c-di-GMP-I-GGC riboswitch aptamer from uncultured Thalassotalea sp., 110 nucleotides, folded computationally.
The prediction has a mean pLDDT of 85.
The model forms 95% of the base pairs in the Rfam consensus.
Taxonomically the source falls in Thalassotalea (Bacteria, Pseudomonadati, Pseudomonadota, Colwelliaceae).
The sequence was found by an Rfam model in a public genome assembly.
């Protein structure tokens, strides 16, 4: 340097649950342990997650006109304002998805 059937010290912490934060997806703190020899660190590469801002649409809403009609009731045309769902997107997340950097504990067989 490999490697993990073992030894020692001993680390972490998945689902759920409470709190806080946030648009979420998630993250942090406590409980709690499914695991896990890098389940340490890094978002460089794949990926995957989420859609705030933006974009694309454009269900309803609402504001005043025209034209017909009878000055009614409706019909029809053309506009302003706002704006639901749905697609689109990281500049947000994820290192317990996979690979890459980086570092690091023990040591029984090879």
């Nucleotide at each position: 340097c490999u490697c993990g059937u073992c030894c020692a010290a001993g680390g972490c912490a998945a689902a759920c649950c409470u709190g806080a934060u946030g648009a979420a997806a998630a993250u942090c703190a406590g409980g709690g342990a499914c695991g896990c020899a890098a389940a340490g660190u890094u978002a460089c590469c794949g990926g995957u997650c989420u859609a705030a801002a933006g974009g694309u649409a454009g269900a309803g809403a609402u504001c005043a006109g025209a034209u017909u009609g009878a000055u009614a009731a409706a019909a029809u045309c053309a506009g302003g304002u706002u704006g639901a769902a749905a697609c689109c997107a990281a500049u947000g997340a994820c290192a317990g998805c996979g690979g890459g950097a980086c570092u690091g504990c023990c040591g029984a067989c090879u």